[in-house]
RNA sequence: CAAAUCCGUUGGGGGUGGCCUGCGCUGUAACGGGCCUGAGACCACACCCUUCGAACCUGACCUGGAUCACACCAGCGUAGGGAAACGGAACGUUGUAGCG
Numbered sequence: 001c002a003a004a005u006c007c008g009u010u011g012g013g014g015g016u017g018g019c020c021u022g023c024g025c026u027g028u029a030a031c032g033g034g035c036c037u038g039a040g041a042c043c044a045c046a047c048c049c050u051u052c053g054a055a056c057c058u059g060a061c062c063u064g065g066a067u068c069a070c071a072c073c074a075g076c077g078u079a080g081g082g083a084a085a086c087g088g089a090a091c092g093u094u095g096u097a098g099c100g
Stems, first nucleotide, its partner, number of pairs: 001095003005089006011050004016044001017036006056081003062075004
């Protein structure tokens, strides 16, 4: 000196599922209530991610295991895609150059 790590601002990217139930009867839809997982499941000015990028998409009406049910868990996945600029902190890490 540069990179990397962390943080902030602004900009940008993304997902929003499953089950039960309610309104004269039987169905359906809208709207409402409850439950499961999760950061987020009523598109919230919320949550997450922003290139050493698993936020998220394709594969996928996929495969295995659970569950009332479901991307609920694992695989797939060293697969293919996927959205950036600036500033700060720390002085621990790496590289390069100079001096001793």
Record summary:
A computed fold for a 100-nucleotide RNA from a bacterium, annotated as TPP riboswitch aptamer (THI element). The coordinates come from a structure-prediction model, not an experiment, and the mean pLDDT is 76. It was read from a public genome assembly, where an Rfam model found it. Its Rfam family is "TPP riboswitch aptamer (THI element)". A reference for the family is Rodionov et al. (2002), "Comparative genomics of thiamin biosynthesis in procaryotes. New genes and regulatory mechanisms", J Biol Chem. Rfam's curators write: Vitamin B(1) in its active form thiamin pyrophosphate (TPP) is an essential coenzyme that is synthesised by coupling of pyrimidine and thiazole moieties in bacteria.